[in-house]
The part of an RNA shown here (large-subunit ribosomal RNA, domain II) has 679 nucleotides and comes from a Puniceicoccaceae bacterium. Model confidence (mean pLDDT): 86 of 100. Its Rfam family is "Bacterial large subunit ribosomal RNA". Its family is annotated with structural constituent of ribosome and ribosome in the Gene Ontology.
Context: one part of a larger RNA
RNA sequence: GCCUGGGAGUUAUUGCGUGUAGCAAGCUUAAACCUCUACGAGGUGCAGGCGCAGCGAAAGCGAGUCCGAACAGGGCGUCGAGUUGCAUGCAAUAGACCCGAAGCGGAGGUGAUCUAUCCAUGGCCAGGUUGAAGCUUGGGUAAAACCAAGUGGAGGACCGAACCCACUAACCUUGAGAAGUUAGGGGAUGAGCUGUGGAUCGGAGUGAAAGGCUAAUCAAACCCCGCGAUAGCUGGUUCUUUCCGAAAUAUAUUUAGGUAUAGCGUCGCGUGCUGACUCCCGGGGGUAGAGCACUGAAAAGGCUAGGGCCCAUACCAGGGUACCAAACCUUAUCAAACUCCGAAUACCGGGGGGUGAAGCGCGGCAGUCAGACUGUGGGGGAUAAUCUUCAUAGUCGAGAGGGAAACAACCCAGACCACCAAUUAAGGUCCCCAAAUAUCGCUAAGUGGGAAAGGAUGUGAGUUUACACAGACAAUAGGGAUGUUGGCUUAGAGGCAGCCAUCAUUUAAACAGUGCGUAAUAGCUGACCUAUCGAGUGAAUUCGCGCCGAAAAUGAUCGGGACUAAGCGAUAUACCGAAAUUGUGGGCUUCGCGCAAGCGGAGCGGUAGGAAAGCGUUCCUGCAGGGCUGAAGCACCGUCGCGAGAGGGUGUGGACCGGCAGGAAGUGAGAAUCCAGGC
Repeated sequence: GCCUGGGAGUUAUUGCGUGUAGCAAGCUUAAACCUCUACGAGGUGCAGGCGCAGCGAAAGCGAGUCCGAACAGGGCGUCGAGUUGCAUGCAAUAGACCCGAAGCGGAGGUGAUCUAUCCAUGGCCAGGUUGAAGCUUGGGUAAAACCAAGUGGAGGACCGAACCCACUAACCUUGAGAAGUUAGGGGAUGAGCUGUGGAUCGGAGUGAAAGGCUAAUCAAACCCCGCGAUAGCUGGUUCUUUCCGAAAUAUAUUUAGGUAUAGCGUCGCGUGCUGACUCCCGGGGGUAGAGCACUGAAAAGGCUAGGGCCCAUACCAGGGUACCAAACCUUAUCAAACUCCGAAUACCGGGGGGUGAAGCGCGGCAGUCAGACUGUGGGGGAUAAUCUUCAUAGUCGAGAGGGAAACAACCCAGACCACCAAUUAAGGUCCCCAAAUAUCGCUAAGUGGGAAAGGAUGUGAGUUUACACAGACAAUAGGGAUGUUGGCUUAGAGGCAGCCAUCAUUUAAACAGUGCGUAAUAGCUGACCUAUCGAGUGAAUUCGCGCCGAAAAUGAUCGGGACUAAGCGAUAUACCGAAAUUGUGGGCUUCGCGCAAGCGGAGCGGUAGGAAAGCGUUCCUGCAGGGCUGAAGCACCGUCGCGAGAGGGUGUGGACCGGCAGGAAGUGAGAAUCCAGGC
């Protein structure tokens, strides 16, 4: 892991409902006793309980009573249904649907054969090295001290086996092993190691102290008991069909993953037009927007207090100001906590329509109180997040089907069942892949099929403007002069370092000079004019589609192939396309009509959950039955039922079995790291 079997809302008491039965202003017996056909049934038993009257704290009064001075007003009552069984829903108390702790307690017990410390008595430590004190001799001293050589053999001394330990690494890590092996490492005469016997233990021992160790167990051992501890937590909880169908919110909570009440669901009873929605009418508002009249913010200019700076000044006065700047004026703005204004919606009220799987009231039973995304309006954040927190709508949750390649929350659309029928939605119509053609434009980038600021004679459409057959733009050729080297400055300054001025003349035109250049001149060139040529040429701006900007990690790509349309914009008409809609047949629920048969309308996605109707298993009672001419069980085959299931045939099997009407439950298995067994 699979298979087979086992495996979870029970029982008692009390209460509140529902259904049903008996009796009824009454209903009912408990213990006990008696009788019998004695597991059980019948009777007696009126003690007690509930009801029949309430109100008041009570005395008490009583269809009333209490408060009160009250004959006021108000509160609670009166205006007749209960009670006892049985069944069932729920609650409470009990282990209370089942399994599951870590833990707590016990004057209950077992443990020091492991290990910690201690006691008694034994055992063990190859070999090598170093050479303390002391002593002897010599030197030395006044005597000592001191020095040298020898002797000596100390030490939690040194090196290193046995022995003890466990610092490092590798291996092992479903191991050879629930702590090892290998190679190195530390101690190795000591606070050493070790044999045997003994002592100390559970809030206790022992501890060179790590909360270590006390039998592979230690911040309180192990066994048994309280014990089915408790578990607001996790997991599991067994047959079918039908109807309806949520919530993830508010308030409170030693509360936040729990619970209570309300909200939302369901079932019953009542009420009956009250409901959602829609039309008309009447309201209040300060949001969106807008505005600057208030409160504030804030830009430029003007005007002008105050201040700064400069000038001047004995003081007083005064002048200037490309500085800062109040108030005021002009222009142009901003605001959740600004408003001179001010919607759409929403909300409230009145009236009309509205019979809805609506509303409202009372009662039984719940579940839900972790929500998620998307659009819109906000707050937080960074106008970040599949972020967070509100409001509002939708969807998912609890929703299948089609589309978006794939994709809970997006788009379309709400699946009772069947059909080799039809029409459509979103989305599509070259092939994968069902279905398309026509017309007018745009794009050349595979843009389409990812992106910004910014950049560019890409290209199409439009608008404005300048020049142009009295010849424009571009190109080529020629001219481009004179006063004059303008004046100043300067070594020089001659169009061209710099400053000032920028005139006049001849002209078709020609600057007191656009750039290069020279030491300064010179030289080249431009502006400007003419000729050649012969028709458009420049500038600005708006819109459409493109270009660059454009770097990522395994091999690329629009879903793929491919496409110049099979891309983009516009127009027209077709078609495809879903569980939508329609058609045909069938089933169920509910309403209406009908005596009925039946017909017609509406409905039948569904988690938590509520309600209803059934199937099957074991046993019991009664009735009627089956069975060796073959019961149950098992295997195969086909039949019926929406289904749980039922019944039939054949074979096997070899002795019991089901049906109907009821009753009672150890009553249904796939899950619980479920339990036992088998493989």